[in-house]
RNA sequence: GGAGCCGGUUGGGCGGCCGCGGUCCUGGUUCGCCGGGACCGAGGAAAGUCCGGCCUCCACAGAGCAGGGUGCUGGCUAACGGCCAGUCGGGGCAACCCGCAGGAGAGUGCCACAGAGAACAGACCGCCUCCGGCCCGGCGCACCGUCCGUCGUGCGCGGUGGCCGGCGGCAAGGGUGAAACGGUGCGGUAAGAGCGCACCAGCGGCCGGGUGACCGGUCGGCUUGGCAAACCCCACCCGGAGCAAGGUCAAGUAGGGGGUGCACCGGUCGCGCAGGCGGCCGGGGGAGGCUGGCUCGGUCGAGCCCCCUGGUGGGCCGCUCGAGGCCGGCGGUGACGCCGGUCCCAGAUGGAUGGCCGCCGUCCCGGGCAUCCGGGGAACAGAAGCCGGCUUACAGACCGGCUCCCCCU
RNA sequence: UCCGGGGUAGCUCAGCUGGCAGAGCAACUGACUGUUAAUCAGUGGGUCGUGAGUUCGAGCCUCACCCCCGGAGCCA
Numbered sequence: 001g002g003a004g005c006c007g008g009u010u011g012g013g014c015g016g017c018c019g020c021g022g023u024c025c026u027g028g029u030u031c032g033c034c035g036g037g038a039c040c041g042a043g044g045a046a047a048g049u050c051c052g053g054c055c056u057c058c059a060c061a062g063a064g065c066a067g068g069g070u071g072c073u074g075g076c077u078a079a080c081g082g083c084c085a086g087u088c089g090g091g092g093c094a095a096c097c098c099g100c101a102g103g104a105g106a107g108u109g110c111c112a113c114a115g116a117g118a119a120c121a122g123a124c125c126g127c128c129u130c131c132g133g134c135c136c137g138g139c140g141c142a143c144c145g146u147c148c149g150u151c152g153u154g155c156g157c158g159g160u161g162g163c164c165g166g167c168g169g170c171a172a173g174g175g176u177g178a179a180a181c182g183g184u185g186c187g188g189u190a191a192g193a194g195c196g197c198a199c200c201a202g203c204g205g206c207c208g209g210g211u212g213a214c215c216g217g218u219c220g221g222c223u224u225g226g227c228a229a230a231c232c233c234c235a236c237c238c239g240g241a242g243c244a245a246g247g248u249c250a251a252g253u254a255g256g257g258g259g260u261g262c263a264c265c266g267g268u269c270g271c272g273c274a275g276g277c278g279g280c281c282g283g284g285g286g287a288g289g290c291u292g293g294c295u296c297g298g299u300c301g302a303g304c305c306c307c308c309u310g311g312u313g314g315g316c317c318g319c320u321c322g323a324g325g326c327c328g329g330c331g332g333u334g335a336c337g338c339c340g341g342u343c344c345c346a347g348a349u350g351g352a353u354g355g356c357c358g359c360c361g362u363c364c365c366g367g368g369c370a371u372c373c374g375g376g377g378a379a380c381a382g383a384a385g386c387c388g389g390c391u392u393a394c395a396g397a398c399c400g401g402c403u404c405c406c407c408c409u
Numbered sequence: 410u411c412c413g414g415g416g417u418a419g420c421u422c423a424g425c426u427g428g429c430a431g432a433g434c435a436a437c438u439g440a441c442u443g444u445u446a447a448u449c450a451g452u453g454g455g456u457c458g459u460g461a462g463u464u465c466g467a468g469c470c471u472c473a474c475c476c477c478c479g480g481a482g483c484c485a
Stems, first nucleotide, its partner, number of pairs: 001405010012360007020041009043380001047391002050389005055242004062296004067238005072086005087101001088099004102233002107231002109227003124174002126170003130166006136159001138157006182200006201223001203220007246317004255308006264283008288300003309485003324343008362377006410481007419434004428465001436452005458474005
């Protein structure tokens, strides 16, 4: 100098004028309102609503099944599917990055096409022993003819030979495929094969290290595909609903139809001439609600469900001080924890947080090329109960650490 | 706040125990006709919303994101 990796901060600043929401203080008033002052007033994601909690109601959240979620190990945390540290696997020369990363030796299922064979496999081409036939060529013997030979015919022996067929052996090679029942090499064999051996991979036992995932060493027999983001198994976790939760005050309305349930017993009181009716207490039963899918249990229990129809769509609380921010110290590799100090930091409800001007900073364009002059631009977005995360969007600026390459000393 | 459904050809939709993406209408070409319509024959047309991942292989399975549509909530 170039290329790159990781982490963090920031998200224009200052001033003036006007405006909006909130809290507190305060002046005037004809009680309808009209002012004044101080302080505060969007975000790193307020977003998506993907997880986890706080909070509220229903049992202080119960049992079982079903269902859902998580999934290497250890830790952090209120909790988590988050974070930190590590292990293993993959990628990169490296810094570093990525990983829903338990179980396929519990069972079921799937593996299209191609291919001989796709899961306790298979033999198409191929390799090999043996047998049979034909051909080729070799050797020996015999015979006939003869131009006496090296030719022909027959028989026998036999082949590093060729072709065809058959009984078998093999799985090395070819070929198919995403994947072919360990890989490479040497020996071995008729040809071959973990058949034997060496190394490597895998599995199991033992020893050592580590809290653990796992790692290292050694021995053994040789070796038993993939998919669980297929069903499933294992381990752990999960009660349901959500601030329109929930509470409270006020206002308004008009009921109708259908279904289903309030069984019953005892005591007592009142009414009645009486049969009986009604109130209260106790027992018992009880649809339905809590309850979401089911069962049980608990609790409330005289109503409940559906349809048509009608009314309201207002105020207040919940509501913002909290697992809170900042600074410092200590412990821890770290996430984080502990201690001390300091600060108060939006609460709207059709929903406030904005507009204009000036100066400065930054970027771009043009002129001048020395500081200057003129013009233009600046993202994503926006609270709605709160908090911890994740994910996604984002113009630009700044800081820190690290890796590789080239050059110079 | 909570819940559900969907995105495949220009339009409307199929396709799902993962294995060569289809139908109807529309478009285009040809035939028929004096011409058009209808009819008949044929042809083309796809980033399966986007991006990652699992798998030999993804429209289909998983995750993240984008877009569209719909529903529920008070009182009597």